[in-house]
RNA sequence: GGGCCGGUAGUUCAAUGGUAGAACGCCGGUUUUGCACACCGGAGGUUGUGGGUUCGAUUCCCACCCGGUCCA
Numbered sequence: 001g002g003g004c005c006g007g008u009a010g011u012u013c014a015a016u017g018g019u020a021g022a023a024c025g026c027c028g029g030u031u032u033u034g035c036a037c038a039c040c041g042g043a044g045g046u047u048g049u050g051g052g053u054u055c056g057a058u059u060c061c062c063a064c065c066c067g068g069u070c071c072a
Stems, first nucleotide, its partner, number of pairs: 001071007010024004018055001026042005048064005
């Protein structure tokens, strides 16, 4: 330098054009003498950045940034 894969909640990951979810973690409640477990509820996202297409983009297109991998 070129090819491919990835970047979404604190973490690991879903969501193949129509309100962005799950598990774990965190906070509160119930329960317990207390903790844990269990159950219920809650908070937490400018979807890597900037443009484009579209009535509408996490999703499609382009450029760039970051990580991984292969080739030179």

The prediction has a mean pLDDT of 85. The RNA shown here (transfer RNA) has 72 nucleotides and comes from a bacterium. RNAcentral holds the sequence, with entries from ENA. It matches the Rfam family "tRNA". Rfam classes the family as a transfer RNA.